[in-house]
RNA sequence: GGCCGGGCCCGAUGACUGGAGAUCGUGAACUCCGCCAGGGCCGGAAGGCAGCAACGGUAGCGACCCCUCCAGGGUGUCGGGUUCCGGUCGCC
Numbered sequence: 001g002g003c004c005g006g007g008c009c010c011g012a013u014g015a016c017u018g019g020a021g022a023u024c025g026u027g028a029a030c031u032c033c034g035c036c037a038g039g040g041c042c043g044g045a046a047g048g049c050a051g052c053a054a055c056g057g058u059a060g061c062g063a064c065c066c067c068u069c070c071a072g073g074g075u076g077u078c079g080g081g082u083u084c085c086g087g088u089c090g091c092c
Stems, first nucleotide, its partner, number of pairs: 001089006007082008016072006023063004032057003040049003
């Protein structure tokens, strides 16, 4: 000095784990929101007001982990670096 192996560092990618989103369900008995048939109230009328059920949604809760994003490390693979360790070959 060449080559090989290991350690360490960096990058890419995958798996895993966790979190968030999406999706699905549930969902306000200490009563959240929208829209409110019927019925009610006001009015001479036109019209107006509050508002139950149904319907649609929110906070929250659960499921899923098929999809998306983020994070992690005694993780796999690939690539690069190394003033660390070892082996081997060659030269002086």

A computed fold for a 92-nucleotide RNA from a bacterium, annotated as Bacterial small signal recognition particle RNA. Its Rfam family is "Bacterial small signal recognition particle RNA". A reference for the family is Rosenblad et al. (2009), "Kinship in the SRP RNA family", RNA Biol. It is annotated as a non-coding RNA gene. Of the family's consensus pairs, 93% are formed in the model. The sequence was found by an Rfam model in a public genome assembly. Model confidence (mean pLDDT): 75 of 100.